[in-house]
RNA sequence: AAAAUUGAAAUAAAAUGCGUUCGUAUAUCCUUGACAAUAUGGGUCAAAAGUUUCUACCGGAGCACCGUAAAUGCUCUGACUAUGAAGGCAGAAUCUAGAUGA
Numbered sequence: 001a002a003a004a005u006u007g008a009a010a011u012a013a014a015a016u017g018c019g020u021u022c023g024u025a026u027a028u029c030c031u032u033g034a035c036a037a038u039a040u041g042g043g044u045c046a047a048a049a050g051u052u053u054c055u056a057c058c059g060g061a062g063c064a065c066c067g068u069a070a071a072u073g074c075u076c077u078g079a080c081u082a083u084g085a086a087g088g089c090a091g092a093a094u095c096u097a098g099a100u101g102a
Stems, first nucleotide, its partner, number of pairs: 016090003020086006026056001031047005041066002050057001058078007
């Protein structure tokens, strides 16, 4: 210096399933095309972009605006999905105790 064995301590791990809360991503946002409606209307389809990210890119409510034209705007509220954390329930494993039987 290296290896093996034993013991102790520390750390880690402790199945799986289903809810809850919170963090991160994304602003449920942005840029276009085609077609469509017209104050009893303001829609439909498609593409691109955004995330160390799969998916989604909408629902509900309220208000404004456009004098018939081609274009919508603002506010509030609600998630879904990916991933991480905490905790709950069921439950696995281990340990202990009791009962019954052999």
This is a predicted structure of a 102-nucleotide RNA (Purine riboswitch aptamer) from Oceanobacillus polygoni. Taxonomically the source falls in Oceanobacillus (Bacteria, Bacillati, Bacillota, Bacilli). Rfam family: Purine riboswitch aptamer. Rfam's curators write: Riboswitches are metabolite binding domains within certain messenger RNAs that serve as precision sensors for their corresponding targets.